[in-house]
Notes: Bacterial large signal recognition particle RNA from a Candidatus Xenobiales bacterium, 220 nucleotides, folded computationally. Its Rfam family is "Bacterial large signal recognition particle RNA". From the family's description: The signal recognition particle (SRP) is a universally conserved ribonucleoprotein involved in the co-translational targeting of proteins to membranes. Its mean pLDDT, the model's own confidence on a scale to 100, is 75. NCBI's taxonomy places the organism under Bacteria, Bacillati, Vulcanimicrobiota, Candidatus Xenobia, Candidatus Xenobiales.
RNA sequence: UGGUGCUAAGCCUCGCGGCUGAAUUCCCGCGAGGGUGACCGUUAAGCCGGCAGACCCGGUUCUGCGGUCGUCGAUCUCCGGGCCCCGCUCAAUCGGACGCUCGUGAACCCGGUCAGGCGUGGAAACGAGCAGCCGUAAGCGAGAGGUCUGAUGUGAAGCGGAAUAGCCUGGUGGGAGGUCGUAGACCGGGUAACGCGGUGGUCCCCUUGCGGGUGCACCA
Repeated sequence: UGGUGCUAAGCCUCGCGGCUGAAUUCCCGCGAGGGUGACCGUUAAGCCGGCAGACCCGGUUCUGCGGUCGUCGAUCUCCGGGCCCCGCUCAAUCGGACGCUCGUGAACCCGGUCAGGCGUGGAAACGAGCAGCCGUAAGCGAGAGGUCUGAUGUGAAGCGGAAUAGCCUGGUGGGAGGUCGUAGACCGGGUAACGCGGUGGUCCCCUUGCGGGUGCACCA
């Protein structure tokens, strides 16, 4: 998967009993139609609908009002400069190494001087040398900032580049607008609290459509 049989379940019947049988017939969900079924309700509630209402959100080369900038020249046009961005240099800051200065720094195995004591010597004297004192090496600490080097949320610096997107700014042309807020108008989207419009509501039964789910045994 196919076949056979059974069972749960369903259907008919007053009952006995019969039929279907794991599915177009059982179970669940959703939809459509019907019922001279039950209950509730009587214009209200419930349900449905973004609707020229209302409310919320967004937008507009529109309109009004208000603030502010603008004839000491607006939006706009054209030509520049700076910021911003990238690279290098320089500087700054912070760190590292080396060098410099100062201090410190050795029980003995560093130096000098070496009391006492020790050794040698007949003696003069000589030798080694502890403590102490002086000094120094490595090391340690501090300071200044010389050389090299690393890093950067650094820069009223220099040179070069990129870019014309943004911000600031100078000039040319031209000559009256620019911008912010608010109310309206219009456009788009949303909300079932209000308003508006539509509709009786829930359950049961029948028919129908769609989707999903469902046991056991034997044989192939």